Predicted 3D model of a 367-nucleotide RNA (Bacterial RNase P class A) from an Acidimicrobiales bacterium.
Lineage of the source: Bacteria > Bacillati > Actinomycetota > Acidimicrobiia > Acidimicrobiales.
It matches the Rfam family "Bacterial RNase P class A". Rfam classes the family as a ribozyme.
The prediction has a mean pLDDT of 76.
RNAcentral holds the sequence, with entries from ENA.
[in-house]
RNA sequence: UGAGCUGGCCUGGUGGUCGCGGCGUCGGAGUCAUCCGGCGUCGAGGAAAGUCCGGGCUCCAUAGGGCAUGGGUGCUGGCGAGAGCCAGGACGGGGUGACCUGUCGGAUCAGGGCAACAGAGAACAGACCGCCGAUGGCGGGCAUCGGCUCCGGCCGGUGUCUCGCACAGGCAAGGGUGAAACGGUGCGGUAAGAGCGCACCAGCGUCGGGGGCGACCCCGGCGGCUGGCAACCCCCACCCGGAGCAAGGCCAAACGUGGGAGGGCCGGCCCGGCCAAUCUCCCCAGGUAGGCCGCUCAGAUGGAUGACCACCCAGGCGGAUCCUCGGAUCCGCCGGACAGAACCCGGCUUACAAGCCAGCUCACCGU
Numbered sequence: 001u002g003a004g005c006u007g008g009c010c011u012g013g014u015g016g017u018c019g020c021g022g023c024g025u026c027g028g029a030g031u032c033a034u035c036c037g038g039c040g041u042c043g044a045g046g047a048a049a050g051u052c053c054g055g056g057c058u059c060c061a062u063a064g065g066g067c068a069u070g071g072g073u074g075c076u077g078g079c080g081a082g083a084g085c086c087a088g089g090a091c092g093g094g095g096u097g098a099c100c101u102g103u104c105g106g107a108u109c110a111g112g113g114c115a116a117c118a119g120a121g122a123a124c125a126g127a128c129c130g131c132c133g134a135u136g137g138c139g140g141g142c143a144u145c146g147g148c149u150c151c152g153g154c155c156g157g158u159g160u161c162u163c164g165c166a167c168a169g170g171c172a173a174g175g176g177u178g179a180a181a182c183g184g185u186g187c188g189g190u191a192a193g194a195g196c197g198c199a200c201c202a203g204c205g206u207c208g209g210g211g212g213c214g215a216c217c218c219c220g221g222c223g224g225c226u227g228g229c230a231a232c233c234c235c236c237a238c239c240c241g242g243a244g245c246a247a248g249g250c251c252a253a254a255c256g257u258g259g260g261a262g263g264g265c266c267g268g269c270c271c272g273g274c275c276a277a278u279c280u281c282c283c284c285a286g287g288u289a290g291g292c293c294g295c296u297c298a299g300a301u302g303g304a305u306g307a308c309c310a311c312c313c314a315g316g317c318g319g320a321u322c323c324u325c326g327g328a329u330c331c332g333c334c335g336g337a338c339a340g341a342a343c344c345c346g347g348c349u350u351a352c353a354a355g356c357c358a359g360c361u362c363a364c365c366g367u
Stems, first nucleotide, its partner, number of pairs: 001363009012312007020043010045338001049349002052347005057244004070240005075088005089104006105235002111233002113229002128175002130171003135168002137165003140161009183201006202226002204223008248293004257285004261280002263275004313336001315334009
């Protein structure tokens, strides 16, 4: 100097004109519901978004405790309201690197289940090609013995072989299939082979020692012990009532509904009896329209927070001048993203132009 990584910050500023909403105040109008004007003051975000988590608040349900069913979470430590954040661990993936990123209880002492297609075989597996064929079998050569003979040999037994076949059988090294083929490499061993034996390596289990709060890590010994899926059921541990501000509370019209009261006669009054009307500018009740609260130093209830102009601050493009050739100064033009609260708060996720700060990495150059 260039290219990057991580963490954090910011989310343009000032003034003027016009306009909008809330509150206060003054004035005016008015059909007394309210409306208009002046002045003052306040008026979006880091995400106001998605509504994915957790909480406040409100209503409903609910004696207390346990079990079952259902759902959620699942490495460790700390903080925190259990949401989540920070730091760390194990196993992977990417990058030269700084660093980024995925997964996370249990599959040998709970149990069941599953693995398409391909392939011989998919879990106490299997044999298509292949290797072997030690042993047994068949055939052959040689030796030897016995029998028969037409004297050429023939038949049978025994032994033997750098012999043949690949029939019985053995093997799982190699090929091939697959996401996965029952650890890997080498030596020995063998007829050929194989943890069959041994050495080393990886994993698992177990024992001992050491480090760490812990997940876990390191070292050594022993055991030939060696596949996967729990986002299939299941097991273990912990947690969990439901609905949401259109929650919910208060006031309450018209029409209608329901209930009550009200009349006359007998009579001084009460009880009681009889009669009439289906009525009332009467009272009460619940619910509806509507209004208020909930509701907030922004606070709508169909939703205000805006527009224009000038200058400055970043940034880009073009032109002119100057010089140490890369910058400086001046002028003109363009131009600042994502995005708009609706009960509130804390998280997570997503969107985002340009810039600033700190630490770190790589490459090149100079000393």